[in-house]
RNA sequence: CACUGACAAGGGCAAACUCGUCGAAAGGCGGGGACGCAAAGCCACCGGUCUAAGGGACAAGGUCCUACGACAGCGGGGUUGCCAAA
Numbered sequence: 001c002a003c004u005g006a007c008a009a010g011g012g013c014a015a016a017c018u019c020g021u022c023g024a025a026a027g028g029c030g031g032g033g034a035c036g037c038a039a040a041g042c043c044a045c046c047g048g049u050c051u052a053a054g055g056g057a058c059a060a061g062g063u064c065c066u067a068c069g070a071c072a073g074c075g076g077g078g079u080u081g082c083c084a085a086a
Stems, first nucleotide, its partner, number of pairs: 004084002012037002017032006035073001041079003045076003048071003054066005
C1' cells in the first nucleotide's frame, strides 16, 4: 500500500415499536428504544422500491398514468474514514 476482519481495544450508528414535530403522502427531524451494522459515514450516477401533491387520461364525482418528492438499513457504483489478531 492492497486485501481481509478477532468473542481484541477505545468508541460509533440504531430496525421494529412509541411520543413530539414537519409533510398531501412516501418519508424526514428530535426524544425514548435496540433488530441489527466494519462504512448502518457521505453522494440518487445505474438498476430497483415507495408515494402521487401538482399535471394528465378516461367508459369521469372515481380509477389509471406520471417525480420535479422520497428510500444510502434493497443491489451496484463513486467518495471519505477508525482499529489491527490471524

The prediction has a mean pLDDT of 90.
c-di-GMP-I riboswitch aptamer from Wenzhouxiangella sp. XN24, 86 nucleotides, folded computationally.
Rfam family: c-di-GMP-I riboswitch aptamer. Rfam's curators write: GEMM was predicted in a large-scale screen for bacterial structured RNA regulatory elements. Gene Ontology term of the family: cyclic-di-GMP binding.
The RNAcentral record of the sequence draws on Rfam.
The organism belongs to Wenzhouxiangella, within Bacteria.